The part of an RNA shown here (small-subunit ribosomal RNA, central domain) has 351 nucleotides and comes from Streptomyces sp. PNA.
Context: one part of a larger RNA
């Protein structure tokens, strides 16, 4: 490089935007760049292949023809692709009317509990534990009213329920914001789809400044346990958790399944819309559509497991990315970072 690959064996980048590129609906017309056909001219001998001839064969050698896939002229041809030009609505967008929602941000604010504190009831224990120690309590604890302080975190609702590209979002209200989703068919008219570089976002933990610190709680002290006990299990308890700016950019960042379209039996839950039937009207009901999210299962497909209109089926278009274990995501250089460390990313050796 051909062939084969990529749930689970190597092996899908976290995710999106969105450069450059590759691909690209339907149709008239032109033009002839690709294509294709014919012709001229060049493609040097030698080589190779075919026919033949010469050495007593071969191997050599010699003659004809072919190849030399190509290059440039020329004249055609117009289906396909591809330039220009116009049309066109099925892809994509935009309007208009609904319409679901823990989508983001800011701000305000309630209520349960935990823990500190004050006052009061009250006494002699209380906690923890498999037992128990440490530990707290007459300086008056634990329990118990009743005032107060503060900090996180939003019980039920809650649901393989919804939203959002992912990471992830869940107490109330207010201001603001992205985006789908249904109906409609009024508008532009392919405007599309993917996307190397690059850009933005990205959980936890961890850095930097200043804040805040209720519980929890790496280190770290002590009690226990054992043979040891640098643990599990107990009491404490710092950084962290939380806020605000700024940075790090990594995860079993998992459906371990890249985006997009198209087609190919059903059935059975939900959760958003719309039609229609039925109903006195609404709600329920029933059928149907469209767009989500499960479960079950047929061709098919898989090495099997198992996927199965949410595909791991049948196919297209465009990126990532695998190529034996180990050494190793490590070493050097490069790039980024405040550091911790991130991307990139090898050989020797080794089996």
């Nucleotide at each position: 490089u051909u062939g084969g690959g990529c749930g689970u064996a190597a092996a899908g980048a976290g995710c999106u935007c969105g450069u450059a590129g590759a691909c690209g609906g339907c149709u008239u017309g032109u033009c002839a760049c690709g294509u294709c056909g014919g012709u001229u001219g060049u493609g040097a001998a030698a080589g190779c292949c075919c026919g033949g001839g010469g050495c007593u064969u071969a191997a050599c050698c010699c003659c004809g023809g072919g190849u030399c896939u190509g290059c440039a002229g020329u004249c055609g041809a117009u289906a396909c692709g591809g330039g220009c030009a116009g049309g066109c609505u099925a892809g994509a967008g935009u309007g208009u009317g609904g319409u679901a929602g823990g989508u983001g941000a800011g701000a305000u604010c309630c209520g349960c509990a935990u823990u500190c504190u004050c006052c009061g009831u009250g006494u002699a224990g209380c906690g923890a534990g498999g037992a128990g120690a440490u530990g707290c309590c007459c300086a008056c604890a634990u329990a118990u009213c009743a005032g107060g302080a503060g900090g996180a975190a939003u019980a039920c609702c809650g649901g393989u329920g919804g939203c959002g590209a992912a990471g992830u979002c869940g107490g109330a209200u207010c201001u603001u914001u992205g985006g789908g989703c249904c109906a409609u068919u009024a508008c532009u008219g392919a405007c599309g789809c993917u996307g190397a570089g690059g850009a933005g976002c990205g959980a936890a933990a961890g850095c930097g400044u200043g804040g805040g610190g209720a519980g929890c709680g790496a280190a770290c002290a002590g009690g226990a346990u054992g043979a040891g006990a640098u643990a599990c299990c107990c009491u404490g308890g710092u950084a962290g958790u939380c806020c605000a700016c700024g940075c790090c950019g990594u995860a079993a960042a998992c459906g371990u399944u890249g985006g997009g379209a198209a087609c190919u039996a059903g059935g059975u839950g939900u959760g958003g819309g719309c039609g229609a039937c039925a109903u006195u009207c609404c709600a329920c009901g029933u059928c149907g559509u469209c767009g989500g999210u499960g479960c079950c299962g047929c061709a098919g497909c898989u090495a099997a497991c198992g996927c199965a209109u949410u595909a791991a089926g049948u196919u297209c278009c465009c990126c990532g990315c695998g190529u034996g274990g180990g050494g190793a995501g490590u070493a050097c250089g490069g790039c980024c970072g405040c550091a911790a460390g991130g991307c990139u990313a090898a050989a020797a050796c080794u089996c």

The prediction has a mean pLDDT of 88.
Taxonomically the source falls in Streptomyces (Bacteria, Actinomycetota, Kitasatosporales, Streptomycetaceae).
It matches the Rfam family "Bacterial small subunit ribosomal RNA".
RNAcentral holds the full RNA, with entries from Greengenes.